């Protein structure tokens, strides 16, 4: 100094799946059939966490993992979130 990993921050891009069906609350309003919000009940979705492992790593045994499985958690107009990706910045690590 360069290259890799890892962690935060900024920016960019980033799926799926209900504006379902009933009750209550509150707000605006002369009046809710406007809007917010809650509880139940019925369908769904996977890419925030979380949790499994057939192969595969691991010589076996324990055991590790995905964007694969589950759907606890979360979600189902928009927005917001967002796994993951690509720039960029700052720190930390090994190793050469």
């Nucleotide at each position: 100094g360069g290259g890799c990993g890892c962690g935060c921050c900024a920016c960019g891009g980033g799926a799926g799946a209900g504006u379902g069906c009933g009750g209550g609350g509150c707000c605006u309003g002369c009046a809710a059939u406007g809007g917010c919000u809650u509880c139940g009940c019925c369908g769904c979705c996977g890419a925030a966490g979380g949790a499994g492992c057939a192969a595969c790593c691991g010589c076996c045994c324990c055991g590790g993992a995905a964007u694969c499985u589950c759907u606890c958690a979360g979600g189902c107009c928009a927005a917001a979130g967002g796994a993951c990706c690509g720039c960029g910045g700052c720190g930390c690590g090994a190793a050469u």
Record summary
This is a predicted structure of a 96-nucleotide RNA (Glycine riboswitch aptamer) from Paraurantiacibacter namhicola.